[in-house]
Molecule: transfer RNA
Organism: Flavobacteriia bacterium
RNA sequence: GGGACCAUAGCUCAUCUGGGAGAGCAUCUGCUUUGCAAGCAGAGGGUGGCCGGUUCGAGUCCGGCUGGUUCCA
Numbered sequence: 001g002g003g004a005c006c007a008u009a010g011c012u013c014a015u016c017u018g019g020g021a022g023a024g025c026a027u028c029u030g031c032u033u034u035g036c037a038a039g040c041a042g043a044g045g046g047u048g049g050c051c052g053g054u055u056c057g058a059g060u061c062c063g064g065c066u067g068g069u070u071c072c073a
Base pairs, nucleotide, nucleotide: 001072002071003070004069005068006067007066010025011024012023013022019056027043028042029041030040031039049065050064051063052062053061
């Protein structure tokens, strides 16, 4: 220098063919216990990396940029 893949909650990741943004763990509250842990119930937490395009509608499709991993040179 060139190619490929990836970027979604604090962490690890789903989201199938474009239409309601989710799970587990973690955090908080309540129940249970003499107390702690475990268990059960519930709650909070997202500009979906950034900028643009297509579309009635974009996490999803297209382009650019940034960052990461990897291959080639």